RNAcentral holds the full RNA, with entries from SILVA.
Predicted 3D model of a 509-nucleotide part of an RNA (small-subunit ribosomal RNA, 5' domain) from a metagenome.
The coordinates come from a structure-prediction model, not an experiment, and the mean pLDDT is 87.
Its Rfam family is "Bacterial small subunit ribosomal RNA".

Context: one part of a larger RNA
RNA sequence: GGACGAACGCUGGCGGCGGGCCUAACACAUGCAAGUCGAACGCGAUCCGUCGGUGCUUGCACCGACACAUGAUCGAGUGGCGAACGGGUGAGUAACACGUGAGGAACCUGCCCCGAAGCUCGGGACAACCACGGGAAACCGUGGCUAAUACCGAAUGACCUCCUUUGAUCGCAUGGUCAGUUGAGGAAAGUUCAGGCGCUUCGGGAGGGUCUCACGGCCUAUCAGCUAGUUGGUGGGGUAACGGCUCACCAAGGCAACGACGGGUAGCUGGUCUGAGAGGACGAUCAGCCACACUGGGACUGAGACACGGCCCAGACUCCUACGGGAGGCAGCAGUGGGGAAUCUUGCGCAAUGGGCGAAAGCCUGACGCAGCCACGCCGCGUGAGGGAAGACGGCCUUAGGGUUGUAAACCUCUUUCAGCAGGGAUGAAAAUGACGGUACCUGCAGAAGAAGCCCCGGCCAACUACGUGCCAGCAGCCGCGGUAACACGUAGGGGGCAAGCGUUGUCC
Numbered sequence: 001g002g003a004c005g006a007a008c009g010c011u012g013g014c015g016g017c018g019g020g021c022c023u024a025a026c027a028c029a030u031g032c033a034a035g036u037c038g039a040a041c042g043c044g045a046u047c048c049g050u051c052g053g054u055g056c057u058u059g060c061a062c063c064g065a066c067a068c069a070u071g072a073u074c075g076a077g078u079g080g081c082g083a084a085c086g087g088g089u090g091a092g093u094a095a096c097a098c099g100u101g102a103g104g105a106a107c108c109u110g111c112c113c114c115g116a117a118g119c120u121c122g123g124g125a126c127a128a129c130c131a132c133g134g135g136a137a138a139c140c141g142u143g144g145c146u147a148a149u150a151c152c153g154a155a156u157g158a159c160c161u162c163c164u165u166u167g168a169u170c171g172c173a174u175g176g177u178c179a180g181u182u183g184a185g186g187a188a189a190g191u192u193c194a195g196g197c198g199c200u201u202c203g204g205g206a207g208g209g210u211c212u213c214a215c216g217g218c219c220u221a222u223c224a225g226c227u228a229g230u231u232g233g234u235g236g237g238g239u240a241a242c243g244g245c246u247c248a249c250c251a252a253g254g255c256a257a258c259g260a261c262g263g264g265u266a267g268c269u270g271g272u273c274u275g276a277g278a279g280g281a282c283g284a285u286c287a288g289c290c291a292c293a294c295u296g297g298g299a300c301u302g303a304g305a306c307a308c309g310g311c312c313c314a315g316a317c318u319c320c321u322a323c324g325g326g327a328g329g330c331a332g333c334a335g336u337g338g339g340g341a342a343u344c345u346u347g348c349g350c351a352a353u354g355g356g357c358g359a360a361a362g363c364c365u366g367a368c369g370c371a372g373c374c375a376c377g378c379c380g381c382g383u384g385a386g387g388g389a390a391g392a393c394g395g396c397c398u399u400a401g402g403g404u405u406g407u408a409a410a411c412c413u414c415u416u417u418c419a420g421c422a423g424g425g426a427u428g429a430a431a432a433u434g435a436c437g438g439u440a441c442c443u444g445c446a447g448a449a450g451a452a453g454c455c456c457c458g459g460c461c462a463a464c465u466a467c468g469u470g471c472c473a474g475c476a477g478c479c480g481c482g483g484u485a486a487c488a489c490g491u492a493g494g495g496g497g498c499a500a501g502c503g504u505u506g507u508c509c
Base pairs, nucleotide, nucleotide: 001509002508003507004506006505007504008503009502010501013381014380015379016378017377018376019374020373021339026337027336028335030334031333032332035081036080037079040078041077043075044074045073046072047071049066050065051064052063053062054061055060088292089291090290098216099215100214101213102212103211104210107209108208109207112205113204114203115202116201117200118199120154121153122152123151129144130143131142132141133140134139159186160185161184162183165180166179167178168177169176170175190197191196218264219263220262225255226254227253230252231251232250233249234248235247236246237245267289268288269287270286271282272281273280274279294315295314296313297312298311317328318327319326320325345371347370348369349368353367354365355364356363357362384414385413386412387411394405395404396403397402418450420445421444422443423442424441428436453498454497455496456495457494458479459478460477464493465492466491467490468489474481475480
């Protein structure tokens, strides 16, 4: 000098674009953040119709009865898809976690796209509901009825899997691919507005995931030896799959000064800051990957989780309780307490973009789009412009003559950015649909009107005098100032620097 997610002191006009718990991965009141589908299914309630009664503001409200074929809305339930995305955090992790590059003849893949084939016949339940019962509650039990794209059985097999077996061909070792062959096994679901939407099996694709390897990126030797599933083999199990992944048996291996093992620290990267570069430091915001979700462990469901707003167990903590037993997890968005030098609104909207569900209308979406607060940062603009005296007043200094503040002010002429007031008023949306927003922007009006501070002036380092003080009070980044004329302390005048900021502190280069 540059930089910052900054903080502190003094000060503070406007706008645009960004940023905003770096500390306690501390504890959390309250609200919201994941639902949706009636074109899969049964049930209940209400409405649309008619009649009667009551109240009566005589065309509404309530009550009852009948008809309920169709339709609509609502409610919980069965079922499907989603809830594994999106959002948060950085605790852990020195590791194939990440980055770059390879490999899988060892793998998986819902929704989507392409191609081939199929969708036949049956069955029994369980919720909801009804009845009874238990419980303070959370909820639960017994009996009975019922539907389905829920569940089960049978058929068929283009095809797939396994077994027997023949041939061709290829490779990189195990081996792969193609064509046949014997036997065994394996599917399906309907609905509709009749257009469709779905269902099953197989092959391929896209995107996603998973596994392996080479190389790369912290400190410490005041850590020198480490290792028993340890290293390899055979076999069994397990997985989507290879593998000591796991187990039994066998062998005795494996790693290490090119730093094993241990300790400390740390999410990694694209990048960011600095620097001429090489390098050094860092990893906020944005983007990719990983890990975590009160702490520890576990599996279930599923194409996908060992699952932030799912389940079970244990623990700590908080809450309810009728003391028998229950409920909870903001490192989602706001917000509260606490910690701290320090970090925001319990806002608006689904209008846009994107996501889930749905045939669609649409519903949901604290993702997102916006607004609010904060000079936290960067950038832009303004606080007026021209004229105006050998130079007012006042202040300060003075050798008392004068010098300086200083064209500065007054005064004259002019302008109106920004802010203010008034009128008009968007793009963003594709036919409708705009939270932002009567915002941006345009036009008009008034009036210099509403808008300047902070630090410094001994040298480094740009800018000097007076008074006060008297090694006191104080200053200070280093050198150093102050003990009676202090350009170094304090005040004033003047000056220098930067400017809606200026200084200080901290950290990095």